About this RNA: This is a predicted structure of a 264-nucleotide RNA (Bacterial large signal recognition particle RNA) from a soil metagenome. Its Rfam family is "Bacterial large signal recognition particle RNA". It is annotated as a non-coding RNA gene. Rfam links the family to the GO terms SRP-dependent cotranslational protein targeting to membrane, signal sequence recognition and signal recognition particle, plasma membrane targeting. Of the family's consensus pairs, 88% are formed in the model. The prediction has a mean pLDDT of 80.

RNA sequence: CCGUGCUAGGCGGGGACGUAGCGGCGCCCUGAAUCCGCAAUCCGCUUUAGCGGGGCUGAAUUCCCUCUCGAGGGGUGCAGGUCCAUGGCCAGCGUUCCGUUCGCGGUGUCGAUGGUCCGGUCCCAUUGCGAUGACGGCCCGUGAACCAGGUCAGGUCCGGAAGGAAGCAGCCUAGGGUAACCGCCAGGCGCGAUGGGAGUGCCGGCCCGGAGCCAAAAAUGUGAAUCGCGGCCCUGGAAACCGAUCUCGACGGAGGGUGCACGG
Repeated sequence: CCGUGCUAGGCGGGGACGUAGCGGCGCCCUGAAUCCGCAAUCCGCUUUAGCGGGGCUGAAUUCCCUCUCGAGGGGUGCAGGUCCAUGGCCAGCGUUCCGUUCGCGGUGUCGAUGGUCCGGUCCCAUUGCGAUGACGGCCCGUGAACCAGGUCAGGUCCGGAAGGAAGCAGCCUAGGGUAACCGCCAGGCGCGAUGGGAGUGCCGGCCCGGAGCCAAAAAUGUGAAUCGCGGCCCUGGAAACCGAUCUCGACGGAGGGUGCACGG
C1' cells in the first nucleotide's frame, strides 16, 4: 500500500416550550436520513443524561473535532424608522382683512368727491291723542222665612208709671251682570309734540364748489391676523412591521484527526 473479516461509531439536525438538569412523544425551521413498543393530566434517564428489543452500514465522500457561511428561531424598547397622545413652536398651503394696480358694471353738469350750517337717527325728562288694563259711576237684575245691615207697623217682654229692650212682616241696602258711554289711575304699548343732552358713526336738506365717485373679478405685497391642513421640537407610551443589538443555529464549504485482527 492492497484484500478479507470485525469493533467503536453512524442510520438526521436545530429552535422554542417544558425540566433541578438531559433527552424524547408534540409544535416550528431545515433536510431526505431504519423497524417495533412507551410518552404532555407526560415517558425515560442523571452531567456517562431517552429506555427496551431488532435490522442495515461501518474506519472513511459516510465517524469525530475546529473554523467559516448562514436558512430559521428566541431575547432586549434600544435618544432609530413606524404608530398614538400631551404640550410647545413655525405662517409653507388655505382662510379673513389692509394697502397698491387694473377697472366688468353702475352713477354724475337734471351737479360727483369734498366743505360750512341745519336736521334726523341715539339718551333723558315732561306731555297730547289713541289703544290696553284695573277700579268706580251710569244702567239692568236679584231682593236671603231665620243663621247680613238700616228703619222697624202690629204684636211680645220689663216697669206702678214715665220709659226702655229684643225684634217678625214690609221697605231700603249689600251680593250678580254689563254692550256702549263717563270718570280716575297705571306703564318696557302706538303715533306725535316740547325742552335738555350726546355725537360726526350713518342718513337727509339749503348753500359753497365744479368733475369725478362707487366698484366686481383678477393681479400684487420684505403687509397684518388666523393653527383649519401641513411641518418641526420636547416629553410620555405601543411593540404588529422594518431596522439595531444579544443569543442559539440546520444545510453547505475548508482544514485536521481517528482503531483491531489476519493474509499478500